[in-house]
RNA sequence: CUUCGAUAAUGGCAAACCCACUGAAAAGUGGGGACGCAAAGCCACGGGCCUACCGUUUAUGCUGGCAUAAACCAUGGCAGCCGGGUUGCCGAA
Repeated sequence: CUUCGAUAAUGGCAAACCCACUGAAAAGUGGGGACGCAAAGCCACGGGCCUACCGUUUAUGCUGGCAUAAACCAUGGCAGCCGGGUUGCCGAA
């Protein structure tokens, strides 16, 4: 340096759920809590997934643009969905 994670050690992270706060929501942050994780460290670049405040369209009602409903939409998210990039602990070959 490359590949791998059988064994062991030092340790690390923390799903669901609960509480508080932020947010329109998805979700995020902090505390509790552990299903799991060898990159479950970091980066939304490709695919995928989630959400739809705003916006667009349609319908209906009242009537001069407002209300309600539906559909679509990422500019909002997910790195614990996969790929890619990048950094890194221990051990083995």
The RNA shown here (c-di-GMP-I riboswitch aptamer) has 93 nucleotides and comes from Aneurinibacillus thermoaerophilus. The prediction has a mean pLDDT of 87. The organism belongs to Aneurinibacillus, within Bacteria. It matches the Rfam family "c-di-GMP-I riboswitch aptamer". Its family is annotated with cyclic-di-GMP binding in the Gene Ontology. The RNAcentral record of the sequence draws on ENA and Ribocentre. The same sequence occurs in records of 2 taxa.